[in-house]
The prediction has a mean pLDDT of 80. A computed fold for a 77-nucleotide RNA from a Chloroflexaceae bacterium, annotated as transfer RNA. RNAcentral holds the sequence, with entries from ENA. It matches the Rfam family "tRNA". The family's RNA type in Rfam is transfer RNA.
RNA sequence: UGGUCCGUGGCGCAACUGGUCAGCGCAUCUGUCUGAUACACAGAAGGUUGUCGGUUCAAAUCCGACCGGACCAACCA
Numbered sequence: 001u002g003g004u005c006c007g008u009g010g011c012g013c014a015a016c017u018g019g020u021c022a023g024c025g026c027a028u029c030u031g032u033c034u035g036a037u038a039c040a041c042a043g044a045a046g047g048u049u050g051u052c053g054g055u056u057c058a059a060a061u062c063c064g065a066c067c068g069g070a071c072c073a074a075c076c077a
Base pairs, nucleotide, nucleotide: 001073002072003071004070005069006068007067010026011025012024013023019057028044029043030042031041032040050066051065052064053063054062
């Protein structure tokens, strides 16, 4: 320098061929339970889907640029 793949709550992942509220588990918080803790059960909070722009009636999803990560290749003395 080129190519491929990836980036979604604190963490790990879903989300079909673009479609109407972006879900699940863990963790966190509150309540019930207990002498107390844990477990269990019930509930809650937490996301502008890496950034910016474009296409579209509608974008996590498609397109472009950039940023970051992994891998491969090339270059270099």